[in-house]
Context: one part of a larger RNA
RNA sequence: UGACGGGGGGCCCGCACAAGCGGAGGAACAUGUGGUUUAAUUCGAUGAUACGCGAGGAACCUUACCCGGGCUUGAAAUGCAGAGGAAUAUAGUGGAAACAUUAUCGCCAGCAAUGGUCUCUGUGUAGGUGCUGCAUGGUUGUCGUCAGCUCGUGCCGUGAGGUGUCGGCUUAAGUGCCAUAACGAGCGCAACCCUUAUCAUUAGUUACUAACAGGUUAAGCUGAGGACUCUAAUGAGACUGCCACCGUAAGGUGCGAGGAAGGUGGGGAUGACGUCAAAUCAGCACGGCCCUUACGUCCGGGGCGACACACGUGUUACAAUGGGGGGUACAGAGGGUUGCUACUUGGUGACAAGAUGCUAAUCUCAUAAAACCUCUCUCAGUUCGGAUCGAAGUCUGCAACUCGACUUCGUGAAGCUGGAUUCGCUAGUAAUCGCGCAUCAGCCAUGGCGCGGUGAAUACGUUCCCGGGCC
Repeated sequence: UGACGGGGGGCCCGCACAAGCGGAGGAACAUGUGGUUUAAUUCGAUGAUACGCGAGGAACCUUACCCGGGCUUGAAAUGCAGAGGAAUAUAGUGGAAACAUUAUCGCCAGCAAUGGUCUCUGUGUAGGUGCUGCAUGGUUGUCGUCAGCUCGUGCCGUGAGGUGUCGGCUUAAGUGCCAUAACGAGCGCAACCCUUAUCAUUAGUUACUAACAGGUUAAGCUGAGGACUCUAAUGAGACUGCCACCGUAAGGUGCGAGGAAGGUGGGGAUGACGUCAAAUCAGCACGGCCCUUACGUCCGGGGCGACACACGUGUUACAAUGGGGGGUACAGAGGGUUGCUACUUGGUGACAAGAUGCUAAUCUCAUAAAACCUCUCUCAGUUCGGAUCGAAGUCUGCAACUCGACUUCGUGAAGCUGGAUUCGCUAGUAAUCGCGCAUCAGCCAUGGCGCGGUGAAUACGUUCCCGGGCC
């Protein structure tokens, strides 16, 4: 001097407590993990910071694991030397396939030397998801979007170091003001960036339709229009700028004004010096070590999906603020040519057959659902709940036994609000309702990432618990 431990004092912050709302912990199922089992149940991640995590798609492939069958210059890349022929295609035999083997057709350019390309032989390289993240690069998590971390010169100290960065006030902030042996500066903070909320200008097609005209069962459907909505480019706008009060100032307060928006307007991107020998050699790269007829590589099948059990994360419920039947209304953001499919027909349905438009503000996925109106059920393990199982089907795919999703009919389990304990959330938030996308042949998606609809309660306060900052 720094960090830490125990403690004391002062100041401050955070869904940290408190005040509220809804959950988890009990049930069934989905999924991940531990354990156990197994020929194998590939590997990694393990308090917070592992456990719907790597995986934004395990039937084969993927795949790294196991069993069995093959290959050894090798599945792919490349140098040299030699031999041969195009490459390859077709057919047969064995086989689970990989592969082995047999037969047939057959080289390209150039006059040639030779070159090109492929196959074979030999050889130098290969190959390894084998080990070490405690040899590393790169990337990432966390403290933490916390307000800190430093430097130059000067000054102080024998020195390590200190000062600056402390003190008073203030701020979301080392934000600023004042004071000051310090004066300045850098990385962070803030702003600059994107988006959302308002307006103006410009531009109107595929979007829009107020006025005029035509027109329909209906409809911006048509002429037309450039008003409105919207689209997408440029600008304006918010700065404590104005007013009042408090304050030396910075700044604070105001159901003050004006304004679409008021004091960082909301959201995002952005993560300082460093900490945890934190994570990753299995994304990739790379030092060292190890394997080289195998720890490489190809194929068939199996496994990653096992199941006395334990834990995490979720979905569905236990019902009347509800279940069921009928009717009616309103989104946003996305995707689509190996694709999305209108419409018609068949089927209770998943879907099938035909057919049409769209490389999309044009066509389509696509009826949003909660909501509202009405009928019914009347408190029951039920018209709640839907697990499990049986039967018959549909679709994808070479193939749904292990191990897919979906449909219909039947079956109808546990469950009557959950112990100790524990989690999230402060506003268009929680809660609740549906819609879309990536991956993808299909899908085990209840996951992840987005989108809109409906839309609360509470915060006295900082004594206490947890974490953090300063002295």